Predicted 3D model of an 81-nucleotide RNA (transfer RNA) from an uncultured Clostridia bacterium. Model confidence (mean pLDDT): 80 of 100. The sequence was found in a public genome assembly.
[in-house]
RNA sequence: GCACCUGUGGCGGAAUUGGCAGACGCGCCAGACUUAGGAUCUGGUGUCCCCGACGUGAAGGUUCAAGUCCUUUCAGGUGCA
Numbered sequence: 001g002c003a004c005c006u007g008u009g010g011c012g013g014a015a016u017u018g019g020c021a022g023a024c025g026c027g028c029c030a031g032a033c034u035u036a037g038g039a040u041c042u043g044g045u046g047u048c049c050c051c052g053a054c055g056u057g058a059a060g061g062u063u064c065a066a067g068u069c070c071u072u073u074c075a076g077g078u079g080c081a
Base pairs, nucleotide, nucleotide: 001080002079003078004077005076006075007074010026011025012024019064027045028044029043030042031041032040046054047053048052057073058072059071060070061069
């Protein structure tokens, strides 16, 4: 340099391949239980102070509708030169 694969909350990982994004697990926070802790149970946990909106590496496009399709680009990986 060329080709291909991957990128989604704090972490792992789903999303039935265009139709309510984050199921499920882990972690963390609060509460219950306990003398205390662990285990267990309940609730909460992306961003902006709230309302409302934004959010799938980034930017743009197609579409009524995009994590999914198209273009460019960034990062990591594999293969070939």